[in-house]
């Protein structure tokens, strides 16, 4: 950059630092009782990759579920915090509510 698979769940201590930060218009939240962001340890548990159990074929590969190991990455405020852009529904009406779907986004695998 493309593809694909998931994003309503769970995850803390200490140290560094100093001001803004939660990708994004606007909201609504976090923040000097010191955020975002770094590093340590620790945790969580989405994907890779082993192990075990099963099915199919047919002697070797292919799919599938819980659990386990160990690694690579990840994540550890809030529904991907809300929300934008199309449709339906509702409602007097709303820059309104609800539901579907698209778009960007954030991660892992592949190429």
């Nucleotide at each position: 950059u493309c593809u694909u698979a998931u994003c309503c769940a769970g995850a803390g201590u200490g140290g560094g630092g100093g001001a803004g930060g939660g990708a994004c218009a606007g909201g609504c939240c976090c923040g000097a009782u010191g955020a975002u962001c770094c590093c340590a340890c620790g945790g969580c548990a989405a994907c890779c990759g082993g192990c075990c159990c099963u099915g199919a074929u047919g002697u070797a590969u292919c799919g599938g579920a819980c659990g386990c190991c160990c690694g690579g990455u990840g994540c550890c405020a809030a529904c991907u915090c809300c929300g934008a852009c199309g449709a339906a529904g509702c409602g007097a009406a709303a820059c309104g509510c609800u539901u579907c779907g698209g778009g960007a986004g954030a991660u892992g695998a592949g190429a």